[in-house]
RNA sequence: AGAGUUUGAUCCUGGCUCAGAACGAACGCUGGCGGCAUGCCUAACACAUGCAAGUCGCACGGGAACCAGGGAGCAAUCCUUGGGGAGAGUGGCGCACGGGUGAGUAACACGUAGGUAACAUUCCCUUUGGUUCAGGAUAACCUGCCGAGAGGCGGGCUAAUACUGGAUAAGUUUCUUUGGGGUUCGCCCCGGGGAAAGAAAGCAGCAAUGCGCCGAUGGAUUGGCCUGCGGCCCAUCAGCUAGUUGGCGGGGUAACGGCCCACCAAGGCGACGACGGGUAGCUGGUCUGAGAGGACGAUCAGCCACACUGGGACUGAGACACGGCCCAGACUCCUACGGGAGGCAGCAGUGGGGAAUAUUGGUCAAUGGGCGAAAGCCUGAACCAGCAAUGCCGCGUGAGUGAUGAAGGCCUUCGGGUUGUAAAGCUCUGUCGGGAGGGACGAAAAAAUCAGCAAUGAUCUUGACGGUACCUCCAAAGGAAGCACCGGCUAACUCUGUGCCAGCAGCCGCGGUAAUACAGAGGGUGCAAGCGUUGUUCGGAUUUACUGGGCGUAAAGCGCGUGUAGGCGGUGACGUAAGUCGGAUGUGAAAUCCCUCGGCUUAACCGAGGACGUGCAUCCGAUACUGCGCCACUUGAGUGCCGGAGGGGAUGGCGGAAUUCCCGGUGUAGAGGUGAAAUUCGUAGAUAUCGGGAGGAACACCUGUGGCGAAGGCGGCCAUCUGGACGGUAACUGACGCUGAGACGCGAAAGCGUGGGUAGCAAACAGGAUUAGAUACCCUGGUAGUCCACGCUGUAAACGAUGAGUGCUAGGCGUCGCGGGUAUUGACCCCUGCGGUGCCGAAGUUAACACGUUAAGCACUCCGCCUGGGGAGUACGGUCGCAAGAUUAAAACUCAAAGGAAUUGACGGGGGCCCGCACAAGCGGUGGAGCAUGUGGUUUAAUUCGACACCACGCGCAGAACCUUACCUGGGUUUGAACUGCAGUGGACCGGUGUAGAGAUACACCUUCCCUUCGGGGCUGCUGUAGAGGUGCUGCAUGGCUGUCGUCAGCUCGUGUCGUGAGAUGUUGGGUUAAGUCCCGCAACGAGCGCAACCCCUGCCGAUAGUUGCCAGCGGUUUGGCCGGGCACUCUAUCGGGACUGCCGGUGUGAAACCGGAGGAAGGUGGGGAUGACGUCAAGUCCUCAUGGCCCUUAUGCCCAGGGCUACACACGUGCUACAAUGGACGCUACAAAGGGACGCGAAGCAGUGAUGCGAAGCCAAUCCCAGAAAAUCGUCCUCAGUUCGGAUUGCAGUCUGCAACUCGACUGCAUGAAGUUGGAAUCGCUAGUAAUCGCGGAUCAGCACGCCGCGGUGAAUACGUUCCCGGGCCUUGUACACACCGCCCGUCACACCAUGGGAGUCAGUCUCUCCAGAAGUGCCUGAGCUAACCCGCAGGGAGGCAGGGCCCCAAGGAGUGGCUGGUGACUGGGGUGAAGUCGUAACAAGGUA
Repeated sequence: AGAGUUUGAUCCUGGCUCAGAACGAACGCUGGCGGCAUGCCUAACACAUGCAAGUCGCACGGGAACCAGGGAGCAAUCCUUGGGGAGAGUGGCGCACGGGUGAGUAACACGUAGGUAACAUUCCCUUUGGUUCAGGAUAACCUGCCGAGAGGCGGGCUAAUACUGGAUAAGUUUCUUUGGGGUUCGCCCCGGGGAAAGAAAGCAGCAAUGCGCCGAUGGAUUGGCCUGCGGCCCAUCAGCUAGUUGGCGGGGUAACGGCCCACCAAGGCGACGACGGGUAGCUGGUCUGAGAGGACGAUCAGCCACACUGGGACUGAGACACGGCCCAGACUCCUACGGGAGGCAGCAGUGGGGAAUAUUGGUCAAUGGGCGAAAGCCUGAACCAGCAAUGCCGCGUGAGUGAUGAAGGCCUUCGGGUUGUAAAGCUCUGUCGGGAGGGACGAAAAAAUCAGCAAUGAUCUUGACGGUACCUCCAAAGGAAGCACCGGCUAACUCUGUGCCAGCAGCCGCGGUAAUACAGAGGGUGCAAGCGUUGUUCGGAUUUACUGGGCGUAAAGCGCGUGUAGGCGGUGACGUAAGUCGGAUGUGAAAUCCCUCGGCUUAACCGAGGACGUGCAUCCGAUACUGCGCCACUUGAGUGCCGGAGGGGAUGGCGGAAUUCCCGGUGUAGAGGUGAAAUUCGUAGAUAUCGGGAGGAACACCUGUGGCGAAGGCGGCCAUCUGGACGGUAACUGACGCUGAGACGCGAAAGCGUGGGUAGCAAACAGGAUUAGAUACCCUGGUAGUCCACGCUGUAAACGAUGAGUGCUAGGCGUCGCGGGUAUUGACCCCUGCGGUGCCGAAGUUAACACGUUAAGCACUCCGCCUGGGGAGUACGGUCGCAAGAUUAAAACUCAAAGGAAUUGACGGGGGCCCGCACAAGCGGUGGAGCAUGUGGUUUAAUUCGACACCACGCGCAGAACCUUACCUGGGUUUGAACUGCAGUGGACCGGUGUAGAGAUACACCUUCCCUUCGGGGCUGCUGUAGAGGUGCUGCAUGGCUGUCGUCAGCUCGUGUCGUGAGAUGUUGGGUUAAGUCCCGCAACGAGCGCAACCCCUGCCGAUAGUUGCCAGCGGUUUGGCCGGGCACUCUAUCGGGACUGCCGGUGUGAAACCGGAGGAAGGUGGGGAUGACGUCAAGUCCUCAUGGCCCUUAUGCCCAGGGCUACACACGUGCUACAAUGGACGCUACAAAGGGACGCGAAGCAGUGAUGCGAAGCCAAUCCCAGAAAAUCGUCCUCAGUUCGGAUUGCAGUCUGCAACUCGACUGCAUGAAGUUGGAAUCGCUAGUAAUCGCGGAUCAGCACGCCGCGGUGAAUACGUUCCCGGGCCUUGUACACACCGCCCGUCACACCAUGGGAGUCAGUCUCUCCAGAAGUGCCUGAGCUAACCCGCAGGGAGGCAGGGCCCCAAGGAGUGGCUGGUGACUGGGGUGAAGUCGUAACAAGGUA
């Protein structure tokens, strides 16, 4: 410090997710030791049991048990004296501390800084003054009684440091008077005088004395109260308030105060957020972060609040009191039913809740607290121990050496690699744990004793932890490693299993037979006594942006203006010092964090010191800037004067054109409308045309990126009223300014209300068309509405998708308004200033597009708004509205994206240019018939398999009777039919004959080895083993080969340049070409694969060669190039030549090139072939071959016989033959090319109607043979018919091949003579030696050809042209497509699930208000009952007190009303998600109606 994820790729925006740190954690797996910490986050739920606050006999009375002495008694025992002091009581102090918890509380509760001149303070310290005289009770105790008990009542005795009265009063308090000082004018401080009030306690000691007690002073400590400032959310809480705000008087308190009361006034608070609701103890700090911040508030520390819930007071220095009291309530317990008892949020512990949190431990040894003179007692505070890997820290589980790199595991290309120096082995060490022995620090005091005059010193005592830490010794590598992960992010890879299953997953995403992503294994990586997971917080996230973001198109500028509060604000001077800046002082507790040093072996941990603490307060200083006050200025702003421009606004009037309607004339059959029609109108006279009239609405041309207005918006002409801007001038004011939350006003269209108006147009509606449908698009009609008046609505893509204002930052070209200059008679033109409105552009900005003085640049000021998509601008609530609705505005849930701009493609019922038998123009076919053949389907035991638009279907198959053959049935076989190696064992093998069998096969018989170095080897049979074999699967694991786009002209690269980038440029453009062919231009320059050429055939010529070919001339001839001869010609087959837009003319850019011409056998690629760029289709082929993986192994291998692949209601493709006269039949008679031939071609001749047979010559072939070419030509017949067309089908008889023609061959002869008379929709081929037509050959092959591959013969028609169909190329445009239009995608409906709104209601919670009620209790009043202290004149009365009663207040409770929140609810609304559901096709291309 970043990374992953939107795309085919890119940049940006933007969300989601990850890596880090942390935790009072929990869960899973695992677990050796120690130190230090930490440990109910949930039910402030309920609690059994024990303990957690007592102490003092030196305040007081009494005094049990027990011990001793004396006495009585037989004894039990009793009496008595002394000691002894328990338990309880009176009294004092403490119990308000310590300990727990976080419910409540949004508050002066907390923090911080102050105030108290408005206060208190037990115990402690200092100083000072006192401590006198008297009195009456009471508990304990004794006794009687009531009660189950808890407890209570009566009588009697008694003490005090308990209580009471009197005296005294330095000082104190109150009142009053007076002097001085201060003052915030409230009062305070220091003094003097007077009046009134008001104190006390003793105990111990022989004593000294000590400890107490009372009044006062000062201090210390601890508190009370007040104030400034600070720290949560919601405005869908906007108004709140009657003790409310203030005053006067009083009450109350330690003290100010509406704290309380009476009266008076009507105030007080609030957008700087009152009131209400929700949540929450606050802080030091903790976690995180670079910081600023954010989150949190366990342990420790400070403060607060609470103590079962609510209320109340008492005592006291202090409480409205956790282990006190009273009352009410809920709950629990006891009960004799009459009444009582209780409060773990103290320490342990229990139940419960929960994912989850410990022992009913030890000790007061230390520290601290209470009491005490002290010893001491008490102390679940505390110190320790126990439990828990809960966290942090430390240590160990060994170290060295050890390569035949052991075995085993795993992988393997079978060579090896890896685990791995790892192990074993050898040599060592001894931490922890185990055993044995020793053994602490923490402890020093107090007290006591001794010494000393004293200060002080000495002695002695005390350890829970703990026989612990620690030390020494002993034995022994011996007892001690796991967890997660290994697709990317993110370090770490292979095998097996599984087969969209099981499963994984933080995000992206893995899994559908080769999964580094699931599961296991081997290996590896990372941490380590832990490791992972989950949860939570911060970080990353500059993703709320103060530091540090944005708003043209990504989310985001209010539709526009006027203006309130607020914010901000020109120039100069003076003052002030609030902000600001500097310094000083105080404070900012300790702990924590940081630094240094130190203590535990180290560390964690702990101690000491330092630093920090950004804050607050006070004082002093500075005055640039801001503020404030005051003075001045003119440039901002405004006013005046002069001038012109304008669809600015309002009202009234006027005008012409057009539509429609009405009347009249002319006139006749149609008009209208559309893609085409129809509805409609018209013979009752339409449309058309002429004249006249009515009425409403709108204002053609001018009209212009021209004008005006804030926006909406504004358009005939005239008049009236009226707003604003602009130019010029420089007289006036003197900052008067900018922005603007709320507020107020304006605000298109549609819509609403009332009343008018209505020509045209026109939602709804009706009809006609279109269509599968057509509630649409088109047509004919047509009502609201559109218009006017008044009122409402308040929204728009109200857009420049761009808030307002000011300043600054190159220009160029238009245009509108006004002005200046020069010049002119004038108008233009030219230069120039200000204001508006446009285009292009420097710099700059921007993700890009683009913006660019009219900024989206550089800055400042103010306002508004945004924070992923969907849900949703929706619900609820509020406000507004007559309604429609507007405005404000969520959440649950869901997704891993949604987006912007640009790029490359692809696509378009977008555009431009151009090709192709693509269309058109032609010729001939297919589709109809019969047959052949292939396919589908069906059938079958099997009909083997593959191929499926073009690019499967006479395709693999250049040839299924057996074989082939892969299929079926049956019979056999198991190292196998074929291959290789090893071990063992035997022997020839092969061949022939016979028997059985369908055959494979089995058996029998016959025949029968070679080489040798003598070890053996070759060949071969059997057994075993390693392995063979598979046309079994996967062409979606592959190689190779092939098809197709397409012989289309394209596809790319290097360098450079441009762009943030994908990418572009080059390759686009202007011409041209069959061509990215060439030329020109150009930020490109070159290059490669393609094109072309080079290769083959063919067309012309030449050379060479002359047999088997040829024969011009010569000779011979049997008349056949047959022979001699010849090689001229033809031909053969080799080498050359020839054609290159080379030449001429024209066009063209002085180009490429095109057009025409000459010459030439051939002319612009002469014709044909071979040749197929980068790539596409997961195209085809595992059944050609090869091959990974999987599967079978007495079978899915191998052998054999028979059958099947040849089936047949049908459907399709490809062909053949026809339907006839351009024909058929018969006869006569011509002319090819290219091939093939020895397991072959096979002549002549003979036989047969023929297939063919016999025959055998010749030929290894320019020699011989196949071999007759056919159409054509010549002639005869047929005469338009199912025929002398056509030949299917069938019968009979044959031929040939072959082991064998039944299933299932071809051919021949005779006979038979089917359909078919030119083929619907549709569709195919072909542009010249082509189509059409005619025959010939070859491969395969024993035989089998209508197929295929070749060959030649005869030999046309047509092409105007590129609008349309199909395919393709280039440029451009749009795109929401990229699996790329066979794309994408919307809504209803149906089904399932989820959350949510409404809902008659219903249930619960909470709060307000009203009324009733009124416990305990304080206060006040009363007090006839009761009453020790004091007084008196003393049987008694008084003062004082108590009980009781009354009143005010008031908790619980009751009744009612309302608000808010939550749950639930028949039914209902929409929303979201879900695999392939239904209906349509709305959007994306002009998306087919933008």

Small-subunit ribosomal RNA from a metagenome, 1490 nucleotides, folded computationally. The coordinates come from a structure-prediction model, not an experiment, and the mean pLDDT is 86.